[in-house]
RNA sequence: GGAGUCGGCCGGACAGUCGCGCUCGCCGUUCGCGGCGAGGGAGGAAAGUCCGGGCUCCAUAGGGCAGGGUGCCAGGUAACGCCUGGGGGGCGAGAGUCCACGGAAAGUGCCACAGAAAAGAUACCGCCGAUCCCGUCUUCGUGAUGGGAGGUAAGGGUGAAAUGGUGCGGUAAGAGCGCACCGCGCUGUUGGCAACAGCAGCGGCAGGGUAAACCCCACCCGGAGCAAGACCAAAUAGGGGGGCGUGCAACUCUGUGUUGCAGCGCGCGGCCCGCGCGUGCCCCCGGGUAGGUCGCUCGAGGCGUACGGUGACGUACGUCCCAGAUGAAUGGCUGUCCCCGACAGAACCCGGCUUACAGGCCGGCUCCCAGC
Repeated sequence: GGAGUCGGCCGGACAGUCGCGCUCGCCGUUCGCGGCGAGGGAGGAAAGUCCGGGCUCCAUAGGGCAGGGUGCCAGGUAACGCCUGGGGGGCGAGAGUCCACGGAAAGUGCCACAGAAAAGAUACCGCCGAUCCCGUCUUCGUGAUGGGAGGUAAGGGUGAAAUGGUGCGGUAAGAGCGCACCGCGCUGUUGGCAACAGCAGCGGCAGGGUAAACCCCACCCGGAGCAAGACCAAAUAGGGGGGCGUGCAACUCUGUGUUGCAGCGCGCGGCCCGCGCGUGCCCCCGGGUAGGUCGCUCGAGGCGUACGGUGACGUACGUCCCAGAUGAAUGGCUGUCCCCGACAGAACCCGGCUUACAGGCCGGCUCCCAGC
């Protein structure tokens, strides 16, 4: 200098001006609020709502079934499906990176197409044809040769996958048939908390893949969610209680209970007639609605230092207070500058994961080239 890999951080800046909503202080107030001043006012993802927890209400003796989830080991954490460290496997020259990574000799299912055969076998091509059978030749030697029965998983071909691999021996040809190495399984031993790894011995091999198929094993999980939930509380209507209550008549279960007429109110534009509808008043109590208040933001909190730990993280001390709306604020304009600005807007809170993102800054590490 180039190429790459991993991690952390920023996400236009400054000034002026006009607004918006929140808190605090002071002043005014008709108690509704208004004025002035000060403070603070979106994000790294506020997003998807996927996982975990706090909080609230409901349920709940304990245990089990069902259902759901997780799945190498150890640790971190409030908890997790997250994070850290380690093991194993894949990829890469390397730094690194990816993996739901328990069980397939408990059982069941499935394996398209192609292929002879897709699970406990098969003989399509090929190879052989030692042995046996039928022929031919013959030097008559059970010698040669053709076909068959049959043997064979070396080779070809199909497939994502074909019943351990390579080599030597062996054989008629072959084959763990024998042997060596690799792989696999079992046993022992050493190291490690463990996952696992190393070594030694034994076993010719013990039987394809698939469990984000059923299933088995181990562990975890009660449900709903801030429209949770709590409090205050109008008008109208309805419920309960008390008091008061128009005239006449009829009925009557004797209760101001029912009915009719009158009276009163409303409607048919007004008035008269007529028609229709309605008929109590006051006080108290309780439930609910509108509305309001709380929940609401001080928290597994931020920053700094020290210590412990490889690390995730923990402990101690110091320091700071940092949106809280509810038609829902966080914005507009002007000026200057730059690399001309991406994805995107809180709604109970927190820890994660995932997804989106213009541009830029910093650091660790790896490989290559050149120079000293």